Description:
A computed fold for a 1498-nucleotide RNA from an uncultured rumen bacterium, annotated as small-subunit ribosomal RNA. The coordinates come from a structure-prediction model, not an experiment, and the mean pLDDT is 84. It matches the Rfam family "Bacterial small subunit ribosomal RNA".
[in-house]
RNA sequence: AGAGUUUGAUCAUGGCUCUGGAUGAACGCUAGCUACAGGCUUAACACAUGCAAGUCGAGGGGCAGCACGGAGACUGCUUGCAGUCUCUGGUGGCGACCGGCGGAUGGGUGAGUAACGCGUAUCCAACCUGCCCGUGACCCGGGGACAGCCUUCCGAAAGGAAGAUUAAUACCCGAUGUUCCGGCGUGCGCGCAUGCGCUGCGCCGGCAAAGUUUUUCUGCGGUGACGGAUGGGGAUGCGUCUGAUUAGGCUGCAGGCGGGGUAACGGCCCACCUGGCCAUCGAUCAGUAGGGGUUCUGAGAGGAAGGUCCCCCACAUUGGAACUGAGACACGGUCCAAACUCCUACGGGAGGCAGCAGUGAGGAAUAUUGGUCAAUGGGCGCAAGCCUGAACCAGCCAAGUAGCGUGCAGGAUGACGGCCCUACGGGUUGUAAACUGCUUUUGCGCGGGAGCAAAGAGGGGCACGCGUGCCCCGUUGCGCGUACCGCGUGAAUAAGCGUCGGCUAAUUCCGUGCCAGCAGCCGCGGUAAUACGGAAGACGCGGGCGUUAUCCGGAUUUAUUGGGUUUAAAGGGAGCGUAGGCGGGUGCGCAAGUCAGCUGUGAAAUGCCGCGGCUCAACCGCGGAGCUGCAGUUGAAACUGCGCGUCUUGAGUCGGCGAGAGGAAGGCGGAAUUCGUGGUGUAGCGGUGAAAUGCAUAGAUAUCACGAAGAACUCCGAUUGCGAAGGCAGCCUUCUGGCGCCGUACUGACGCUGAGGCUCGAAGGUGCGGGUAUCGAACAGGAUUAGAUACCCUGGUAGUCCGCACGGUAAACGAUGGACACUCGCGGUCGGGCAUUUGUGCUCGGCCGCCCAGCGAAAGCGUUAAGUGUCCCACCUGGGGAGUACGCCGGCAACGGUGAAACUCAAAGGAAUUGACGGGGGCCCGCACAAGCGGAGGAACAUGUGGUUUAAUUCGAUGAUACGCGAGGAACCUUACCCGGGCUUGAAUUGCAGGUGCGACCGGCGGAAACGCCGGGUCCCUUUCAGGGCGCCUGUGAAGGUGCUGCAUGGUUGUCGUCAGCUCGUGCCAUGAGGUGUCGGCUUAAGUGCCAUAACGAGCGCAACCCCUCUCCUCGGUUGCCAUCAGGUGAUGCUGGGCACUCCGGGGACACUGCCAUCGCAAGAUGUGAGGAAGGUGGGGAUGACGUCAAAUCAGCACGGCCCUUACGUCCGGGGCUACACACGUGUUACAAUGGGGCAUACAGAGGGAAGCCACCCGGCGACGGGGCGCGGAUCCCGAAAGUGCCUCCCAGUUCGGACCGGAGUCUGCAACCCGACUCCGCGAAGCUGGAUUCGCUAGUAACCGCGCAUCAGCCAUGGCGCGGUGAAUACGUUCCCGGGCCUUGUACACACCGCCCGUCAAGCCAUGAAAGCCGGGGGUGCCUGAAGUCCGUAACCGCGAGGGGCGGCCUAGGGUAAAACUGGUGAUUGGGGCUAAGUCGUAACAAGGUAACCGUA
Repeated sequence: AGAGUUUGAUCAUGGCUCUGGAUGAACGCUAGCUACAGGCUUAACACAUGCAAGUCGAGGGGCAGCACGGAGACUGCUUGCAGUCUCUGGUGGCGACCGGCGGAUGGGUGAGUAACGCGUAUCCAACCUGCCCGUGACCCGGGGACAGCCUUCCGAAAGGAAGAUUAAUACCCGAUGUUCCGGCGUGCGCGCAUGCGCUGCGCCGGCAAAGUUUUUCUGCGGUGACGGAUGGGGAUGCGUCUGAUUAGGCUGCAGGCGGGGUAACGGCCCACCUGGCCAUCGAUCAGUAGGGGUUCUGAGAGGAAGGUCCCCCACAUUGGAACUGAGACACGGUCCAAACUCCUACGGGAGGCAGCAGUGAGGAAUAUUGGUCAAUGGGCGCAAGCCUGAACCAGCCAAGUAGCGUGCAGGAUGACGGCCCUACGGGUUGUAAACUGCUUUUGCGCGGGAGCAAAGAGGGGCACGCGUGCCCCGUUGCGCGUACCGCGUGAAUAAGCGUCGGCUAAUUCCGUGCCAGCAGCCGCGGUAAUACGGAAGACGCGGGCGUUAUCCGGAUUUAUUGGGUUUAAAGGGAGCGUAGGCGGGUGCGCAAGUCAGCUGUGAAAUGCCGCGGCUCAACCGCGGAGCUGCAGUUGAAACUGCGCGUCUUGAGUCGGCGAGAGGAAGGCGGAAUUCGUGGUGUAGCGGUGAAAUGCAUAGAUAUCACGAAGAACUCCGAUUGCGAAGGCAGCCUUCUGGCGCCGUACUGACGCUGAGGCUCGAAGGUGCGGGUAUCGAACAGGAUUAGAUACCCUGGUAGUCCGCACGGUAAACGAUGGACACUCGCGGUCGGGCAUUUGUGCUCGGCCGCCCAGCGAAAGCGUUAAGUGUCCCACCUGGGGAGUACGCCGGCAACGGUGAAACUCAAAGGAAUUGACGGGGGCCCGCACAAGCGGAGGAACAUGUGGUUUAAUUCGAUGAUACGCGAGGAACCUUACCCGGGCUUGAAUUGCAGGUGCGACCGGCGGAAACGCCGGGUCCCUUUCAGGGCGCCUGUGAAGGUGCUGCAUGGUUGUCGUCAGCUCGUGCCAUGAGGUGUCGGCUUAAGUGCCAUAACGAGCGCAACCCCUCUCCUCGGUUGCCAUCAGGUGAUGCUGGGCACUCCGGGGACACUGCCAUCGCAAGAUGUGAGGAAGGUGGGGAUGACGUCAAAUCAGCACGGCCCUUACGUCCGGGGCUACACACGUGUUACAAUGGGGCAUACAGAGGGAAGCCACCCGGCGACGGGGCGCGGAUCCCGAAAGUGCCUCCCAGUUCGGACCGGAGUCUGCAACCCGACUCCGCGAAGCUGGAUUCGCUAGUAACCGCGCAUCAGCCAUGGCGCGGUGAAUACGUUCCCGGGCCUUGUACACACCGCCCGUCAAGCCAUGAAAGCCGGGGGUGCCUGAAGUCCGUAACCGCGAGGGGCGGCCUAGGGUAAAACUGGUGAUUGGGGCUAAGUCGUAACAAGGUAACCGUA
């Protein structure tokens, strides 16, 4: 310090999430020790039991109990002791009682409280203060009671009553009384004021007291006064949570005067008077909450928290109240009321753990009914001492922090085992273990053993200014025989948890198969999962580790530091203006802000630094800085502020000139439209993509004339002007607002902005009244359509227009608030002024275009800023829910303004990029269309496929790019399928070991065969044993699988596409994706080339190089050829000979827009051009860029993984792959006369041939058979058909067509039944040119014709691959269909239009609004009632009195009752909303989304 996540990628916006730290935690797994700290966050819920506040006998009367003493009696008897009983306050002491002090501290809790409660600062001249300290003064005399005790009585108890007697440091009276209190008079000084001081002076009046102890000294006390200290009370400034969907609140409320009350001020209380006071700088109300020191986090600013410790406050079951007291309205006091619990004899009583333990309950969750007063501290006491659940210790709990340990060193055949792999081997676990040596913290055993204790008390002594100090003796330890130390023992007693896809450190195997599950976010899991579960290993931390919850951080994601608002969320529709905020030049003054010095305070603890103490550390002690604050005081005067003065540039005024659709009212005008009347006129008009509805013979439309009405103003007109915005357009008049320029006379900062407020505010809408020509929601009809409540058409009401009023919204937009200043330029235009050489120049104010700097995420903005600054206002903080609900305000209504939450998502959104797409555009190709020729789709058959069937009909291929495809040959075999019969180291190959010498071959039996059984037979080589080859048997190691996955793969292939594209290096541009190059113009078959050019080059493609073909030349010349010469035949290059020609085989030439002409810069194009066999790549082939389709193939082959192993392997027989109601593709043959049939007859090329091709001859009608020459081939063999000539048929289901069927044969083969081909005879089906639709082809092409070959025994071949023969038609052209290329545009698409996506309905779940009501809660108010208690009043009663009782009154807690408001819960039903792999209906939006979309409105 950041990271992940929106996209195909990018930048920015923006949310979500993570890595960090923290905790009074909880939960899961695990757990050796020590120290320190911590431990009911929930029910301020209820509490059994024990303890937590007593003490003083040196205040007092007393004496129950205990001890001692004394007296008496009795008993035992060692006659003096012991025991028992009775009496005795005499002593120690002391229950209960009177009295004093303390129970107001300590300890607990956080309910209430938004408050002077707390914090901080200041004030009290308006106050109190027991115990303590200091100063000075005093303590005299007297009196009456009440407890206890005793007697009596009531009550179950708790408790109470009456009588008698009595003490005191209890109570009362009197005296004295200073500086004290009250009153009067008076002096001086001081203060901001009320006033205070000088304990000023004088006079009058008033108020005190207590004793006790001691042998002595004495000690402890008492009273009043002043001062101190401590503690408290009060007042004020500032600070102190959220909500405005809480905007008004208050009646003792604000102030005054006079009283009461208090320690004291005060409406604190009361009477009277006044009418104020608080509040948008947030009153009131509602919600929440103890506050601070501090704690956590953070770089800080800040945010969050307030447990333990310290300070303050509040509370003590709930509410109220006072008493006592120095102090309380009192946790372990009192009274009353209420709820609850307990006791009860039913009459009545008792109680308050938010003290320490502990119990129940609640809860995810929080401890012992422990020890001691030894220390520290507190109360009482002269003291000893007593009390102290404060405190100190211990116990429990990983609940936190810190420390220690679970060993250390050596040890490689890198052991065994586990796991993994490319597996005879290797890697890893891993120096890890074993083993050897060493150590001993901790543990266990034994022994020793501090310190906390110092002082004080007590006793003794000393000193002096008699209460302190010093010395000696000596007592006191719960924890604890603990810490610590020593010895012994022995590696002995001690490691886990989480994670391992990215973020984020750490990876493999197996299992599972969108299942089970994981998950903080993104996301994993659908058969190879580093993400699930296990294992092995690794990584992290470690006595802990993870999870959950919460807080801060990251988050500059509320932005003071430190954000934004054209398009991402965000400028108010506009103006005027109140409060407020901000504000020009200059001078003087003041010192509020500001700055500096000093002073006080900012408690301690905490945090930081230093030093020190526990063995270290945590922890603790000491010291320091700090505590950013507040206040006071002394200064400074730049800036802000305030006051006074002055200035003119901001602002305004004035004079002159000017432009304008600025506004309001009134008047006028023509064209058009519709209507009316009349004329002319006749059959249609109108409308549309096409129609129809509609109008029209009752005369429309058209046309002419006249008339009427309402609305809007053509041209001018513009990229114009005006206005604050909305908006404003015929002409004229009147009224009126603003603006600009010129002049520079006047005022002298008068300014800017503007929360609330007020006003204006398009269209639509509303109310009332008019008006209504056109257009035209609703509505009706006609079309369109699957539907068409739409788009289109014909009509048409509201409305559109006017007046008045309301409403107040728009994509009210420049999606850009207003004002001022500053910051390069160019161009156009509107208005004004000046100059002018009349071209124009300068200047001010508007409007518009382009651009520099700068800004911006980019697009873009750019003196009219979105730049640089200042000021003010408004607004934003993820998407959805939602501008919705509720509440309030406004409105006649419609509705508007304000404006949430639950829930849900991991995004939503902006700009730009590359693609893809468009029923967007431009340019251009292609048998793409068109123009042609021939087909398919109809028939029959062949073949393939689907489907169906089947024991099986093996498998694959499935739009184009599957379907005469894998098949270039299924009767068996093939064969993978089915049935049946066999085999199990196996049908095939091979290593090793052992045994054997078989085998091949022949025969027999069983069997369908495989196979099984039996018999005959007895191999070869080197050969000495023996070995080798070959084979069999047994064992063993490898087998085998056409089983699965083409979505794990290699290889190969199809397709886009022989399309012209696809990229790279360097440079340049851009934040970046990316662009440029590759764009543009021309050209080309072509990214082919030329030109241009921030690009320059290059690569893969194109082209060329290769092959065939076309012409020529050259070389060669058999099996080819035959011109010349010779020979020969029935005939033939048949023979000699020759190599000229043809041809064959090598080599070479030719074509390059090279020449001419025209056009063009060039490239190139054009031409009945020349030449040439061939002309503009001559024709054909091979050749297929980056890539796309998870395209095809695991069954051609190879290969990872998975699966089978007497079978999913293998052998054999048979069957099937050939099925058949159907459907489709590809073909063949036809439907005939351009034809069929017959006879005759001519001409190829390329191939093939030995288990072959077969001449020729014979037989057969023929397939073919029997003979048989030649040929492993330029030698022999296989061979054309269409064509041509002649004859016939005469338009017919035929002399067309040949399916199917019957019969007879031939051939191949082990075998033609399922299931071959061919031949002959006979039979002779459908079919008469094929619907929608669709295919091929642009020249030696289509069409027609035959020939050959591969596979192959044969063949289901009409298929495939080749070959030649005959040999056309047509192309105007690129609008349209399909495919493609380039450029451009839009996009919400990017698995990319077969995309995306909206709404209703249906289903499930969730939260929420409304709702007749129902049930609660807190607060306030009215009325009634009203306890205790203070206070007030008061005759009878009590008391000597003081006083009390009783009675009455005010107030009030509480209770009752009533009507409202606020706020929750629930509620039949109802409204919408959200979410949910594959539901329904449509197609709204995104491409011109097929009617451009969107906003407001009905």